[in-house]
Predicted 3D model of a 252-nucleotide part of an RNA (large-subunit ribosomal RNA, domain VI) from a Bacteroidota bacterium.
The sequence was found in a public genome assembly.
Its mean pLDDT, the model's own confidence on a scale to 100, is 87.
Lineage of the source: Bacteria > Pseudomonadati > Bacteroidota.
Context: one part of a larger RNA
């Protein structure tokens, strides 16, 4: 732009795309079969490999938010306490996110039409014969079934609501993430919990300065404390104001 009014939400599924794997053990049963040695089928269960999906509840990693320890060195006028710089100065923890090595899931089940192959019934060919007419089984392949995308499927479909002469709706624009290079997509814009901020809480690191009190001191207690909390919550404290645009057609 197009689907021939304009929209908003839910679809249907023509077509493509994925997936398709596969051991051992048990038991059937030491049965059927076999002189014996051996030793199934068919059927049920168990538990793995490898592949692939999602996920972060456990485990493990990162974690340049963040806590703490400590070196050298400089700066805050010294002390003490703090900061800058040295791979994040080094080091030892770590949530939230992303992970895997962790966890939970999947390749089940069935129908069609079949291939080699197995039959029935049957003639040419008084007979035989799965085949010529006709019927019936047969596989991890084929078409489905399962999962995921799908009306630009120009053949452009369906269903509900919904506006009709200024609208229904969207955009601009702002706060934003479950969303992301841009755009788009997704909430949320005071009739508001969208971020940010305050409060509180899961969590983290581990007992802050300062002062008291013991101790000759190091240090120890008062103190699971101080700080930090990308996670969950509540709360309008701030900032989503005002406002503009585009839509505006058809019938007969």
């Nucleotide at each position: 732009c197009g689907u021939u009014g304009g929209a908003a939400g839910c679809u249907u599924g023509a077509g493509a795309g994925g997936a398709c794997c596969u051991g051992a053990c048990c038991u059937u049963a030491g049965u059927a079969c076999g002189a014996g040695a051996g030793g199934a089928c068919c059927g049920g269960g168990u538990u793995g490999g490898a592949c692939a999906a999602a996920c972060c509840u456990c485990u493990a990693g990162u974690g340049u938010a963040u806590c703490u320890g400590u070196u050298g060195u400089a700066g805050c006028g010294c002390c003490a306490g703090c900061u800058g710089c040295a791979u994040c100065g080094c080091a030892g923890a770590g949530u939230a996110g992303c992970u895997a090595u962790g966890u939970u899931u999947g390749g089940a089940u069935g129908a069609g039409a079949u291939a080699a192959g197995u039959g029935c019934u049957g003639a040419a060919a008084g007979c035989a014969u799965c085949u010529a007419a006709g019927c019936a089984c047969g596989a991890a392949a084929c078409u489905u079934a399962c999962c995921u995308c799908a009306a630009g499927a120009u053949g452009a479909g369906g269903c509900u609501u919904c506006c009709u002469u200024u609208a229904a709706g969207g955009g601009u624009c702002g706060u934003g993430g479950u969303a992301g290079a841009c755009c788009a997509c997704c909430a949320c814009g005071u009739u508001g919990a969208u971020a940010g901020g305050c409060u509180g809480c899961a969590g983290g690191u581990g007992u802050a300065a300062a002062g008291a009190u013991g101790g000759u001191a190091a240090c120890a207690u008062c103190a699971a404390a101080g700080c930090c909390g990308a996670g969950c919550a509540g709360u309008a404290c701030u900032a989503a104001u005002u406002a503009c645009c585009c839509g505006u057609a058809a019938u007969c």